Transfer RNA from Candidatus Nanopusillus sp., 72 nucleotides, folded computationally. The prediction has a mean pLDDT of 84. Its Rfam family is "tRNA". From the family's description: Transfer RNA (tRNA) molecules are approximately 80 nucleotides in length. Its family is annotated with triplet codon-amino acid adaptor activity in the Gene Ontology. It was read from a public genome assembly. The organism belongs to Candidatus Nanopusillus, within Archaea.
[in-house]
RNA sequence: GGGCCCGUAGUCUAGUCGUAGGAUGCCGGCCUUGCAAGCCGGAGAUCCCGGGUUCAAAUCCCGGCGGGUCCA
Numbered sequence: 001g002g003g004c005c006c007g008u009a010g011u012c013u014a015g016u017c018g019u020a021g022g023a024u025g026c027c028g029g030c031c032u033u034g035c036a037a038g039c040c041g042g043a044g045a046u047c048c049c050g051g052g053u054u055c056a057a058a059u060c061c062c063g064g065c066g067g068g069u070c071c072a
Base pairs, nucleotide, nucleotide: 001071002070003069004068005067006066007065010024011023012022013021018055026042027041028040029039030038048064049063050062051061052060
């Protein structure tokens, strides 16, 4: 330098146009003499950035940035 894949909450991850979901962590409650476990509830993601298409974009297209991998 070129090909391919990936970027969504603190972390991991699902979501192939139509309400952004789960696990874990965090906070509160129940339970316990207390802790842990368990159960219930809550907060937390302008979906990497910019532009385009569309009534509508995390999703499709273009350009960047970052990461992985292969080739040179």